[in-house]
RNA sequence: GGGGCUAUGGUGUAAUCCGGGAGCACGGUUGGCUCCAAACCAACUGGUCGGGGUUCAAAUCCCUGUGGCCCCA
Numbered sequence: 001g002g003g004g005c006u007a008u009g010g011u012g013u014a015a016u017c018c019g020g021g022a023g024c025a026c027g028g029u030u031g032g033c034u035c036c037a038a039a040c041c042a043a044c045u046g047g048u049c050g051g052g053g054u055u056c057a058a059a060u061c062c063c064u065g066u067g068g069c070c071c072c073a
Stems, first nucleotide, its partner, number of pairs: 001072007010026004020056001027045006049065005
């Protein structure tokens, strides 16, 4: 320098065939339970890598940038 894959809450992962209500688990907070704590139960918490485009509608499609991994030179 060229090519491929990838990016979803603090962490790990799903989104059902390829556009249509972003969910689950762990974590965290609060409450319950307990003599206290753990475990358990309930509620809450917080996310689609940045920018642009297409569309009535984008995590999903297109362009571009950035980070990570791999291959070629």